[in-house]
c-di-GMP-I riboswitch aptamer from Paenibacillus zeisoli, 83 nucleotides, folded computationally. Of the family's consensus pairs, 95% are formed in the model. Rfam family: c-di-GMP-I riboswitch aptamer. Rfam describes the family as follows. GEMM was predicted in a large-scale screen for bacterial structured RNA regulatory elements. Lineage of the source: Bacteria > Bacilli > Caryophanales > Paenibacillaceae > Paenibacillus. The coordinates come from a structure-prediction model, not an experiment, and the mean pLDDT is 87.
RNA sequence: ACUUGAAAAAGGCAAACUUGCUGAAAGGCAAGGACGCAAAGCCACGGGUCUAAGGCAUUUCGCUAAGACAGCCGGUUACCAGC
Numbered sequence: 001a002c003u004u005g006a007a008a009a010a011g012g013c014a015a016a017c018u019u020g021c022u023g024a025a026a027g028g029c030a031a032g033g034a035c036g037c038a039a040a041g042c043c044a045c046g047g048g049u050c051u052a053a054g055g056c057a058u059u060u061c062g063c064u065a066a067g068a069c070a071g072c073c074g075g076u077u078a079c080c081a082g083c
Base pairs, nucleotide, nucleotide: 002082004081005080012037013036017032018031019030020029021028022027035071041076042075043074046073047072048069049068050067054064055063056062
């Protein structure tokens, strides 16, 4: 430098679910717990998705992000090994 992950070492993260706190909700945080993950590290100012308090509309249903999600795509940095 490539961006390959076969085998291995050191390790790392932690889905569902449960409990508590928080939030209008989506969701978030902590503890327990492991379905999985080679970026399941970071980025919400690219695409996408969720929610709709407030606002708008209205025979109630609908629309809307200034709220969220990166464990959807994407961007970016990086350990070990390989070459």